Model confidence (mean pLDDT): 79 of 100.
Glycine riboswitch aptamer from Salipiger abyssi, 87 nucleotides, folded computationally.
The model forms 91% of the base pairs in the Rfam consensus.
It matches the Rfam family "Glycine riboswitch aptamer". About the family: This family represents the bacterial glycine riboswitch.
[in-house]
């Protein structure tokens, strides 16, 4: 210097799933039902290893959501900044 990895900022794209009732009604409660892509936990015939421990878009749904907008959003594209490593 490139590539890739990791962490952070930024830009854009970005799913999913309700209905009733009550109230002081742009919200909030109750009941009951649903969603998974914050975050959590959880497992394997895989890998390590031989006591065990390791994952996820799987699973579960605590916790968040469940008209609309808004707000969050895993994950992808760019981009910056650091950082390790390697040549």
């Nucleotide at each position: 210097g490139c590539c890739a990895u990791c962490g952070c900022g930024a830009a854009g794209g970005g799913a999913g799933a309700a209905c009733c009732g009550g109230c002081u009604c742009u919200g909030c409660c109750g009941g009951u039902g649903c969603c998974g892509a914050a975050g959590g936990a959880g497992c394997a015939a895989c890998c390590g290893c031989c006591c065990c421990g390791g994952a996820a878009a799987c699973u579960c749904u605590c916790a968040g959501g469940c008209c609309a907008c808004a707000g969050g959003g895993a994950c992808c594209u760019u981009u910056g900044c650091g950082a390790a490593a390697g040549a």